[in-house]
A computed fold for a 1384-nucleotide RNA from an uncultured bacterium, annotated as small-subunit ribosomal RNA. Rfam family: Bacterial small subunit ribosomal RNA. The prediction has a mean pLDDT of 84.
RNA sequence: AGAGUUUGAUCCUGGCUCAGGACGAACGCUGGCGGCGUGCCUAACACAUGCAAGUCGAGCGGGGAUGUUUGGAAGCUUGCUUCUGAACAUUCUAGCGGCGGACGGGUGAGUAACGCGUGAGCAACCUGCCUUCUACUGGGGAAUAACGCACCGAAAGGUGUGCUAAUACCGCAUGAGACCACAGGACCGCAUGGUCUGGGGGUCAAAGAUUUAUCGGUAGAAGAUGGGCUCGCGUCUGAUUAGCUAGUUGGUGAGGUAACGGCCCACCAAGGCGACGAUCAGUAGCCGACCUGAGAGGGUGAUCGGCCACAUUGGAACUGAGAAACGGUCCAAACUCCUACGGGAGGCAGCAGUGGGGAAUAUUGGGCAAUGGGCGCAAGCCUGACCCAGCAACGCCGCGUGAAGGAAGAAGGUCUUCGGAUCGUAAACUUCUAUCCUUGGUGAAGAUAAUGACGGUAGCCAAGAAGGAAGCCCCGGCUAACUACGUGCCAGCAGCCGCGGUAAUACGUAGGGGGCAAGCGUUGUCCGGAAUGAUUGGGCGUAAAGGGCGCGUGGGCGGCCCGUCAAGUCUGGAGUGAAACUCCCGCUUUUAAGGUGGGAACUGCUUUGGAUACUGAUGGGCUUGAGUGCAGGAGAGGUAAGCGGAAUUCCCGGUGUAGCGGUGAAAUGCGUAGAGAUCGGGAGGAACACCAGUGGCGAAGGCGGCUUACUGGACUGUAACUGACGCUGAGGCGCGAAAGUGUGGGGAGCAAACAGGAUUAGAUACCCUGGUAGUCCAUGCCGUAAACGUUGGGCACUAGGUGUGGGGGACAUUCCACGUUUUCCGCGCCGUAGCUAACGCAUUAAGUGCCCCGCCUGGGGAGUACGGCCGCAAGGCUAAAACUCAAAGGAAUUGACGGGGGCCCGCACAAGCGGCGGAGCAUGCGGAUUAAUUCGAUGCAACGCGAAGAACCUUACCAAGGCUUGACAUGAACCGGAAAGGCCUGGAAACAGGUCCCCCACUUGUGGCCGGUUUACAGGUGGUGCAUGGUUGUCGUCAGCUCGUGUCGUGAGAUGUUGGGUUAAGUCCCGCAACGAGCGCAACCCUCGUUCUAUGUUGCCAGCGGGUUAUGCCGGGGACUCAUAGGAGACUGCCGGGGUCAACUCGGAGGAAGGUGGGGACGACGUCAAAUCAUCAUGCCCCUUAUGUCUUGGGCUUCACGCAUGCUACAAUGGCCGGUACAAAGGGUUGCGAUACUGUGAGGUGGAGCUAAUCCCAAAAAGCCGGUCUCAGUUCGGAUUGAGGUCUGCAACUCGACCUCAUGAAGUUGGAGUCGCUAGUAAUCGCAGAUCAGCAACGCUGCGGUGAAUACGUUCCCGGGCCUUGCACACACCGCCCGUCAAG
Repeated sequence: AGAGUUUGAUCCUGGCUCAGGACGAACGCUGGCGGCGUGCCUAACACAUGCAAGUCGAGCGGGGAUGUUUGGAAGCUUGCUUCUGAACAUUCUAGCGGCGGACGGGUGAGUAACGCGUGAGCAACCUGCCUUCUACUGGGGAAUAACGCACCGAAAGGUGUGCUAAUACCGCAUGAGACCACAGGACCGCAUGGUCUGGGGGUCAAAGAUUUAUCGGUAGAAGAUGGGCUCGCGUCUGAUUAGCUAGUUGGUGAGGUAACGGCCCACCAAGGCGACGAUCAGUAGCCGACCUGAGAGGGUGAUCGGCCACAUUGGAACUGAGAAACGGUCCAAACUCCUACGGGAGGCAGCAGUGGGGAAUAUUGGGCAAUGGGCGCAAGCCUGACCCAGCAACGCCGCGUGAAGGAAGAAGGUCUUCGGAUCGUAAACUUCUAUCCUUGGUGAAGAUAAUGACGGUAGCCAAGAAGGAAGCCCCGGCUAACUACGUGCCAGCAGCCGCGGUAAUACGUAGGGGGCAAGCGUUGUCCGGAAUGAUUGGGCGUAAAGGGCGCGUGGGCGGCCCGUCAAGUCUGGAGUGAAACUCCCGCUUUUAAGGUGGGAACUGCUUUGGAUACUGAUGGGCUUGAGUGCAGGAGAGGUAAGCGGAAUUCCCGGUGUAGCGGUGAAAUGCGUAGAGAUCGGGAGGAACACCAGUGGCGAAGGCGGCUUACUGGACUGUAACUGACGCUGAGGCGCGAAAGUGUGGGGAGCAAACAGGAUUAGAUACCCUGGUAGUCCAUGCCGUAAACGUUGGGCACUAGGUGUGGGGGACAUUCCACGUUUUCCGCGCCGUAGCUAACGCAUUAAGUGCCCCGCCUGGGGAGUACGGCCGCAAGGCUAAAACUCAAAGGAAUUGACGGGGGCCCGCACAAGCGGCGGAGCAUGCGGAUUAAUUCGAUGCAACGCGAAGAACCUUACCAAGGCUUGACAUGAACCGGAAAGGCCUGGAAACAGGUCCCCCACUUGUGGCCGGUUUACAGGUGGUGCAUGGUUGUCGUCAGCUCGUGUCGUGAGAUGUUGGGUUAAGUCCCGCAACGAGCGCAACCCUCGUUCUAUGUUGCCAGCGGGUUAUGCCGGGGACUCAUAGGAGACUGCCGGGGUCAACUCGGAGGAAGGUGGGGACGACGUCAAAUCAUCAUGCCCCUUAUGUCUUGGGCUUCACGCAUGCUACAAUGGCCGGUACAAAGGGUUGCGAUACUGUGAGGUGGAGCUAAUCCCAAAAAGCCGGUCUCAGUUCGGAUUGAGGUCUGCAACUCGACCUCAUGAAGUUGGAGUCGCUAGUAAUCGCAGAUCAGCAACGCUGCGGUGAAUACGUUCCCGGGCCUUGCACACACCGCCCGUCAAG
C1' cells in the first nucleotide's frame, strides 16, 4: 500500500466482499509448564446458609467468673468440706453513655440533567475527627435504663409500679470572645456591598477519667480537609414532535434554609421559552481513558481512577458535623417465611454460594502477616476493604516437547511415463544434554524489636532418565500451499466471484505441501481499508443529483481611502489541565509481559501584557458597483375595447343529374324527398395563409391579422444627481403549458368517451364514417410536465474566426443610400488553450476563481405505505421500512442483428427448358411390429447416405447348442510328441469318441514346429465423437483473415483494410499517417482445343508393288489419322473510343483459341462442443466359464401408414416390325471367350485367339429408310399373378437374377408447393466399369452420340461481400424481454 466482482472486451460511476487490528467474549477440535492480569455483558430476577461494623470497663451503675485476704453459720475425721458475706486484684459483660454505623464494599435501574467534563464565582454558605493560636473548665439540681416486683402475648415484643449512676440531662455564676440591634470613624470594591476600628446595651459555655504523665471538655480565631449553591462553554437521535408554559416569567412582603433563589405562600403585573430547534418521543450513567486510524475522525465507557445515581417498589421524616441513610426508623405496595390465625419477620446491585435466565462468566477457601479503615491512652478487638490461595488457555508474556552424527536413501505409505520420485537424515542406530518433569536435601526476601496466611512456596544443590509433553486451520482466484482415489447438479462446499451434471488442484478421504503454534479455526461486535457523508477530502449536461420561474424576510457574503477600538487573529507570561494510562530515557523480575523513577504530552479552558496586516465594530470621505435624470430608436412583452378578409360548416334560392364520399382495397355514411358539382344571398364560431428568418420579446410558462387606449422590461448615447443604497436567498408570497374541475355563456371546425364499418386468429387499437364532454369567452380552483440547454443565480478573468438582430462613433460620399472600420447589447455556428470517463463544452463554458441557495449517496420495494398540510374532486407536497439482488448504470469499442440506408455479386429472382409433388415399381428413412427386425447418419450440410453389391458367409442382432489361456499375439515353467490329413460312429453343425498315417537339424542334449497343464495375459463392432488424434461435411472458390513497425486514443481499439475508380477477386490504379509483410485470390499442376519436332508397333495406308469374292491381308512407307514425349501459341501484345496522359473498359484486327479460352485438382482465419470411438488409432470407464469365441437356424428382405431419391409411363416428335449407319471410354488368365452347332429364349456344347493400340466382351442406341397402328385405357402402359424353364452357388423355402408363354392393375401429364440448368449446357440416347459365385443396379462412377430455349433487368424472395446508421443483443433476433393466466 491494495485486491475480487457489472462487460465479448474497455474506461468511468457505483455498491457488495476480502486481506489488518481489537475483545470482559462464546462455540468446535486439541491441550505440557510458569509469570502477570481478567472472569454474570443476560433477570436492578428470586434468594437457603455462613460471614461482611463495631469498639470503648481509662464515662457510668449493676451482674458473672477466678484468685488473695478476711467475717459469719453448719457438719465434724480441729483443719478440712459445704453455705453465706466484706475488701482487694484480674477478667468477661447485657444496659445507660461516647465515637463510628453518611467511610469502606456493590450495582448502573433511573437520569439528556449544572448529571458529567472543563473553567470561573459565592460580597449568599457549612465543615465532626486533625493542626496552630487565644481564653476558660466554678458551683448546684432533677431524672432514667439496667435491676426488682406484678402482668399481657404462641412469638416478636410490651405494660404498670419501685429503686439507681454517669463524660446522659437541666438551671445558676463568669464572658477574653462570638452573635444581635443602635449611634460614629477610616479604607476599599464588582451591582446587591465589603473590610478594619472604637462606644455602651442584649443573648450564650464547660466533664471529667486514669494516675501523674497525659487523655479529655467549653467558647473563639485561623488553617487543612470534605461538602453545598451559582454561572460560561461542551455533551445522542427524530420536525412523519412546531409551538410549549399558570408557580408559569417578573415584582413587593412574609416564611423557610448552613446559604442565594417561586424554594414556599399572599398580593400585583403579563410575562417567559422556541427554527441558533422549545415542547414531545426514543435511547443512554458521565469522564480520565480504551480500540482503531497517517491524521482529522469513528466506535466504546469491562477491569483501574474521579464524579453522579440507586439499595425489593414508591413516599416520608428523625438522629447527626455530615443522610432524606445498602446490612437505621415510619407508612404504603408486591413477594417470601413463621403463626396458637390474634399477629409478626425479611430485603446479597457486600463476600462466598443456590435456583432461574442465558451462547456464556469461578471457591459456601486461608489470613488479618502486609497496606488501609473504625473504636480505644494502650494492649487490643473488628474488618469477605485488603493480602493470598483455588477454578477457567479468558487474555498478554516467557519456556519446553530434545541436540549432534547417521544412506542400505531400510521397511511402509503415496504417486508413477514403471525408469523412478517423495515422505527423508526423517526413522532405526550411535554419542550427548536435562529447561519442564520425578526423588532427596537445603531454603529465603516480603519484617526497623515481636508477629508470615501465602509456604516447606520462590530459589539453590544432588541424583535419575529422551522416559511423559502437538495440535489446529488451509492448499480455484483474492491468498502462501497439488496430486491420487471416491462421488456424479447427488452428497456437499461457499467471505465475494463461484465449484459439483463420469477424468472436480473448489465436495469427501488419503499422501504431500503452506500457515500459525499450546493453541488453531468459526461466530458476533467495533474501527480501518471506505475519498462509500469528502473540514482535511466528493459531486449534480448524459452515471444518483439544479428547485418550473420570479419577488423577497431572516441568515450568509460584500467596492475604494483615512482615523479610532482591539471582538476574531498573532505573540509573550501566569493559573489550571488529579493520579493512573500513552510516548521517550533509565532502573528492576535471568528475558519478556509486568513493576518502578524521571521527563514529555494532555493539541483544552481561564487570565494578563503586547502587535494591528486582514475580518469585525465605529466615525468621516469617494465614485468605479447599484440606482435616478435627460435624449433616442427596436420588439408576436402584457391587459382591454373595436375592426377586417380568406376558409370550413350550416340555412335559403337558382342551374343541374346520379352518384358522392372514403381506402392499401373496401364498407358503414350521404344522395332521385335531388346529394356531390356550380352560382347568388344569409347565419355563426374559431383561427389569423403569404410576410416568416437557428429573426424578435418575455423571469419562466409563453407571445403572431389590423387599429386605439393603458402599461412592464431591456438596449444605446450622455455623465446632471444619490453615494455601497449590493449579491444570494431557508421559510413566505406571487406567476405558472396542457389536461382536469365549479358556475354562467358559446359551440363553426376538430375531437377523448361512445356507435358503426373494415383489418385481424382475436383487434376493447392503428385505417374509415359519425360523434359527446372538451377545445372558445367570463370568473373561481388545480399547481403538475422530457416545466429540457435534462446545464441555479451573481461578479471577474482567459486566443480567435464567421453570420445575424438592435443602437452609437469614425472614414468615405456634395448630401443620402450602399460600402469600409470600430464599439455596446442580444441570438447562432466553427474552433485554440483548458476541462471532461468519454461524448463533448469552449467569452452565451461543462475553463480559471469568489459568494449564496437547492439537491445526490447502490438497484428494486417507491416517489409507494402510514402520518401531517393543501384541494370540490382528481390528486398534489412532504416521505419511510420490512424484504430482496450483486449488481443497477454512463460513455465509448468490436461484432452480430434490423420488416434501417447506400453500393455490389450469385440459376437468387426474373426470362426460358425439363422435372418433382398424382400412378405403379425400386431403393433409403420414420413409424409400427418382432425373439431379433444390429449399429450409425436427422434442416440446408440425414433419408439410391456408411453399403463399389445382407440367400450361408458378410453380421455387429435373435434363438438354441458348445468352449474358457480361449478363434488371434508374445513371454515363462513343466510334460509329451510331429502337425496337417484320410476313414468310421453320434450329432443340425460346432464338437466328442475311435482308428490309419506319423517329424526335421545338429554334439549326449538342445533348437525349430506342434499338442497338453499352469501363469502373465488375450479378446470386446461394449460406453463416452461432450476426453481425443486422424479424416470429412458446411458457410464457400465467398474475398476475405491477419501481422510487424509507426501514428492516434487513458483504454477496449482504430489506422493500414476506409475514400474515388476498377475487377471474377483486399484484382489493379490514384489518393491518404501510414509504410511494409503473411495466409487467401491469381499464376505455377492435370486435361480438352491449334500447330510444330522426334519416334512409328500391335496403330495408320496417300503414293509404289503383290494378293483376295472381300478385308492394311502381305512387301513396303511416315505423308495423313492416331499414339507417346517435348516445344510453340494468348500477353489487353496491336489499333481506335472512353477514362485522372492511371488502373481498366468498350469496339476492332489478326488468330485454332481473346480478355481467368472450357473443365479439373487446389478450400485462408475461422464457425457449427457439425459427423465419425462401427475404417483406423487412442485416454478413461465397463465385461472376463462372458458384453469374449465357435456353430446351426432365423433376422437385417416384416407392413395399416408417412416421407425422401429414382425408374417406367400415361403415348403419334409415339409403339411395333424389317433393313441400314456412325462412337468414346473401359475390362479380361480362377478371366474375356470368337467362328461353328443347338435351343423361341435365358442358355448349352465346344474351344480358335488373347497376359491385350494385336484377340474377346461388342450389338452401340437415339438416327436414317420402308411398313403398320389412328387417339382408344389402345398394337399406349407394363405392375401383379399363373405355368414352364435357364444360370450361379454346399444350398435360391423364408430371400437371387434372367428367359418363354399366359395374365394385363394403376395411370389420359398430376393441388398447394417445390427442384435442376446460361452451351456442347439443359434435354434426350445408348456404352463401359467398380463391388461381384450370382444378384435384387432402375443406384453410383465414367464415356461418348444427337443437341436447344432464354436472360428486359435487380423492385421483390434466398444466400453472400463492403461502407454507414440504430441497438437495452454478445449463448449474439432461434437474442433480449413485458404482461396475464395456471400449477407449485
RNAcentral holds the sequence, with entries from ENA and SILVA.